[in-house]
RNA sequence: GGUGCUGUGGUGUAGUCGGUUAUCACGUCAGUCUUACACACUGAAGGUCCCCAGUUCGAACCUGGGCAGCACCA
Numbered sequence: 001g002g003u004g005c006u007g008u009g010g011u012g013u014a015g016u017c018g019g020u021u022a023u024c025a026c027g028u029c030a031g032u033c034u035u036a037c038a039c040a041c042u043g044a045a046g047g048u049c050c051c052c053a054g055u056u057c058g059a060a061c062c063u064g065g066g067c068a069g070c071a072c073c074a
C1' cells in the first nucleotide's frame, strides 16, 4: 500500500431483509433479609448505536467519506 471483517450503557452482547419506548447478562446504586457481610429477592440509574455527510415520510440498520482495531496479501 491492497482486500476482507468488526465498532451498540462501565464490560461482554442481541437487534444489522428500515418502522412506536434499543435486548440480555455481569457490574454500579438503593431497599428487604442478616448482629454484620455474602447469597437471594425487589427496584433504580446508566447508551439515542465510532465520527461526518447523503438517501428516505422515517436510519443502530442503506450509500459515500473519515477514524480505530483485527486477519490475510504485498
Base pairs, nucleotide, nucleotide: 001073002072003071004070005069006068007067010026011025012024019057028044029043030042031041032040050066051065052064053063054062
The RNA shown here (transfer RNA) has 74 nucleotides and comes from Tetracentron sinense. RNAcentral holds the sequence, with entries from ENA, Ensembl Plants and Rfam. Model confidence (mean pLDDT): 81 of 100. It matches the Rfam family "tRNA". Gene Ontology term of the family: triplet codon-amino acid adaptor activity. The family's RNA type in Rfam is transfer RNA.